[in-house]
Molecule: SAM riboswitch aptamer (S box leader)
Organism: Acidobacteriota bacterium
RNA sequence: GCGCUAUCCAGAAAGGUGGAGGGACGGGCCCUGUGAAACCUUGGCAACCUGCGAAAGCAAGGUGCCAAUUCCUGCCGGCGGCUUUGGCCACCGGGUAGAUGCCGA
Numbered sequence: 001g002c003g004c005u006a007u008c009c010a011g012a013a014a015g016g017u018g019g020a021g022g023g024a025c026g027g028g029c030c031c032u033g034u035g036a037a038a039c040c041u042u043g044g045c046a047a048c049c050u051g052c053g054a055a056a057g058c059a060a061g062g063u064g065c066c067a068a069u070u071c072c073u074g075c076c077g078g079c080g081g082c083u084u085u086g087g088c089c090a091c092c093g094g095g096u097a098g099a100u101g102c103c104g105a
Base pairs, nucleotide, nucleotide: 002104003103005101006100007099008098013042014041015040016039017038021031022030023029025074026073027072028071043066044065045064048062049061050059051058052057070097075094076093077092078091080089081088082087
């Protein structure tokens, strides 16, 4: 990297190094010299795997995570409002894509 599967409206940041980007991609909208990414230290959240347990649950060893719902959206369908008829705006369901864990080839 690929396949399967579960979850994704909750939760959780300080310091050091660094020095301009970051939020996956396109569009939007944001964050950022009052210091981006990345790395390090410490702390925290959560409970997928794990351990214990009859269960409820407890613990926290392996991952993961710590702006904004996966920040919103993208494709299809439903439904409503506005309109200068070109469009614009909202809501609902599903899908795609993505992220993370477990398992597998």